[in-house]
RNA sequence: CGCCGAAUCCCGCGGCACCGUUCGUCCCGGGAACCGGGGACCCACCUUCACCAGGGGUGAACUCGCGGCCCCACCCGGGGCCGUGACAGGGCCGACCUCCCGGCCCGAACCCGUCAGCUAACCCGGUAGGCGAUCGAGGAGAGGA
Numbered sequence: 001c002g003c004c005g006a007a008u009c010c011c012g013c014g015g016c017a018c019c020g021u022u023c024g025u026c027c028c029g030g031g032a033a034c035c036g037g038g039g040a041c042c043c044a045c046c047u048u049c050a051c052c053a054g055g056g057g058u059g060a061a062c063u064c065g066c067g068g069c070c071c072c073a074c075c076c077g078g079g080g081c082c083g084u085g086a087c088a089g090g091g092c093c094g095a096c097c098u099c100c101c102g103g104c105c106c107g108a109a110c111c112c113g114u115c116a117g118c119u120a121a122c123c124c125g126g127u128a129g130g131c132g133a134u135c136g137a138g139g140a141g142a143g144g145a
Base pairs, nucleotide, nucleotide: 001132002131003130004129008032009031010030011029012028014026015025016024033127034126035125036124037123038122043117054115055112056111057110058109063086064085065084066083067082068081069080070079071078072077089106090105091104092103093102094101097141098140099139100138
């Protein structure tokens, strides 16, 4: 200076640092903005519970094939983990936007705790974390300086 992501900005008291001031930083509190959850009528669902295998949320991260290991099991079969190949979907670059084209990637993880459809008013919560570059730049349209 940029990227993923809601995760940015402002104000106040106090502390730290500093000769002083300013800036900065930390804690606490508040506000704006952005994000998420709960929550009526109407509508939807009446498949919730029990067996196999409760249900739900954030997120792009959904659904399959193959191989290996473990568990349940009389059989059919089911569950978990690891690796691998695809896929729904998602991100970045090609110097703003849209489409096309090309290239490089992701396709995780976590949470609630038996409970939640949508949902006005209203209520509650979050503002983290992790990366990259020092250069490069296809076509059409639109827009704009």
RNAcentral holds the sequence, with entries from MGnify. c-di-AMP riboswitch aptamer (ydaO/yuaA leader) from uncultured Thermomonospora sp., 145 nucleotides, folded computationally. It matches the Rfam family "c-di-AMP riboswitch aptamer (ydaO/yuaA leader)". Gene Ontology terms of the family: regulation of gene expression and cyclic-di-AMP binding. Taxonomically the source falls in Thermomonospora (Bacteria, Actinomycetes, Streptosporangiales, Thermomonosporaceae). The coordinates come from a structure-prediction model, not an experiment, and the mean pLDDT is 77.